[in-house]
RNA sequence: GCAGUGAGCGAGACAACCGUCCUUCGGCGAGGCGGAAGCGCCGAGUCGAGGGGAGGAAAGUCCGAACUCCGCAGGGCAGUGCGCCGGAUAACGUCCGGUCGGGGCGACUCGAAGGAAAGUGGCACAGAAAAUACACAGCUGACGUCCGCGGCAACGCGGGCAAGCAAUGGUGAAAAGGUGCGGUAAGAGCGCACCGCGCCGGUGGCAACAUCGGUGGCAGGCAAAACCCCGCACGGAGCAAGACCAAAUAGGGAGGCGUUUCAGGACGGCCCGUCCGAAGCCUCCGGGUCGGUCGCUCGAUCCCGCCAGCGAUGGCGGGACCAGAGGAAUGGUUGUCGCCCGGUCCGCAAGGGCCGGGAACAGAAUUCGGCUUACUGCUCGCUGCGAAC
Numbered sequence: 001g002c003a004g005u006g007a008g009c010g011a012g013a014c015a016a017c018c019g020u021c022c023u024u025c026g027g028c029g030a031g032g033c034g035g036a037a038g039c040g041c042c043g044a045g046u047c048g049a050g051g052g053g054a055g056g057a058a059a060g061u062c063c064g065a066a067c068u069c070c071g072c073a074g075g076g077c078a079g080u081g082c083g084c085c086g087g088a089u090a091a092c093g094u095c096c097g098g099u100c101g102g103g104g105c106g107a108c109u110c111g112a113a114g115g116a117a118a119g120u121g122g123c124a125c126a127g128a129a130a131a132u133a134c135a136c137a138g139c140u141g142a143c144g145u146c147c148g149c150g151g152c153a154a155c156g157c158g159g160g161c162a163a164g165c166a167a168u169g170g171u172g173a174a175a176a177g178g179u180g181c182g183g184u185a186a187g188a189g190c191g192c193a194c195c196g197c198g199c200c201g202g203u204g205g206c207a208a209c210a211u212c213g214g215u216g217g218c219a220g221g222c223a224a225a226a227c228c229c230c231g232c233a234c235g236g237a238g239c240a241a242g243a244c245c246a247a248a249u250a251g252g253g254a255g256g257c258g259u260u261u262c263a264g265g266a267c268g269g270c271c272c273g274u275c276c277g278a279a280g281c282c283u284c285c286g287g288g289u290c291g292g293u294c295g296c297u298c299g300a301u302c303c304c305g306c307c308a309g310c311g312a313u314g315g316c317g318g319g320a321c322c323a324g325a326g327g328a329a330u331g332g333u334u335g336u337c338g339c340c341c342g343g344u345c346c347g348c349a350a351g352g353g354c355c356g357g358g359a360a361c362a363g364a365a366u367u368c369g370g371c372u373u374a375c376u377g378c379u380c381g382c383u384g385c386g387a388a389c
Base pairs, nucleotide, nucleotide: 001385002384003383004382005381006380007379008378009377012337013336014335015334016333017332018331020053021052022051023050024049025048026047027046028045031042032041033040034039055361059372060371062370063369064368065367066366067238068237069236070235079234080233081232082231083230084098085097086096087095088094099113100111101110102109103108114229115228119227120226122222123221136169137168138165139164140163144161145160146159147158148157149156150155177195178194179193180192181191182190196218197216198215199214200213201212202211203210204209242294243293244292245291252285253284254283255282256281257280264276265275266274267273301320302319303318304317305316306315307314308313339358340357341356342355343354344353345352346351
């Protein structure tokens, strides 16, 4: 100098004035209750003083839980999610430590990383062929056969056919193990050596796996974030959960009172009368709505130290209390100082003066543990590579 990685702050400080939510104390206090009374208790509201008042992500609402209500004998299907190994944790799709694979000289980093030999289906374009391999160009034409020429003949030469081959070229993201030697008519795991692969065994490791030896010429491309198979997990809704108190008005139920105008019904041949009952009034009960209270913030909490562990994390000891609003507070104005950037001037330099601009992302809403995403200006540590001394 360039990189890699981890941790922290995160936005100002002070003063004045105005304002806001919660809470403690005090004053005043509408009104209510008790008492014979003096008086006592409760108390909406209001005033004053003190204390506290957003985040690292409060965000997205993507996972996992606590808590609450509903459901549930047990089992299965369907569906969804996860998927190398070991550990941490209340739990997790998170975290830690490893293994394997990809990238990087390296520090380091990335990976949904079971099964493609259970089955079904897919692989555009190009290409002969995309999975029952195949033959466009090409190579050979040994063996067999036809024709011509030469030869007494065996046979030789030339051309063709049948046939053989998959090395070479070409296509493609991907072409049926790779390199080399031998071999052959030409070729080919056809043979051999090494590498790769499969199987078996030994050793190390809790394991994933590593490594060594033997053995088999080698057998099946890619994708499972295609269906699917295997293994494991999973009941649903969410603080607008849920619980309690409870108006006005209008329905519902019970009881009482109750005028008689021809409401109506029962007793009765009819009338009177009696009873039931209706309108109406009063009291009580019950459900819902408005509203209020709880849930609500002390909790898998935070800070410091020690111990165990490589670590995630756990244990022990000491200390701290840290928003609880709910149409929803945590704010605004001014001044001084400070921070960052740019320009300019002074100065050898360190630095200083002046002018202009900037200060992000975003805001609790039941509470935690994670993940992901957004972001200004910085601070500190460790590590790698390169160069110079």
Overview
A computed fold for a 389-nucleotide RNA from a Vicinamibacterales bacterium, annotated as Bacterial RNase P class A. The sequence is in RNAcentral, with records from ENA. Its mean pLDDT, the model's own confidence on a scale to 100, is 77. The model forms 95% of the base pairs in the Rfam consensus. A source record names the gene rnpB.